[in-house]
RNA sequence: UUAUCAAGAGAGAUGGAGGGAACAGACCCUAUGAAGUCCAGCAACCUAUUAAAUUAGGUGCUAAAUUCUGCAGCAAAGCUGAAAGAUAA
Numbered sequence: 001u002u003a004u005c006a007a008g009a010g011a012g013a014u015g016g017a018g019g020g021a022a023c024a025g026a027c028c029c030u031a032u033g034a035a036g037u038c039c040a041g042c043a044a045c046c047u048a049u050u051a052a053a054u055u056a057g058g059u060g061c062u063a064a065a066u067u068c069u070g071c072a073g074c075a076a077a078g079c080u081g082a083a084a085g086a087u088a089a
Base pairs, nucleotide, nucleotide: 001089002088003087004086005085010039012038013037014036018029019028020027023070024069025068026067040062041061042060045058046057047056048055066084071081072080073079074078
């Protein structure tokens, strides 16, 4: 810089108290077991092979829309967009 971000995927093992990116506010998950690690699974951006598919490799992901709001437009609700962020190339 470009593309995508409302779909999909764990009653497993270990581990032991936090977690949902950061700041503020809200809300939520968690001893019926958080984070982390292993295994398993989902997806299909890139590479290799191939007629295609498949397969293998590099990644990513597996509560809730990127949990919601924070900025702009419309009087508000709400909707749309932006910003920021995540992932891939």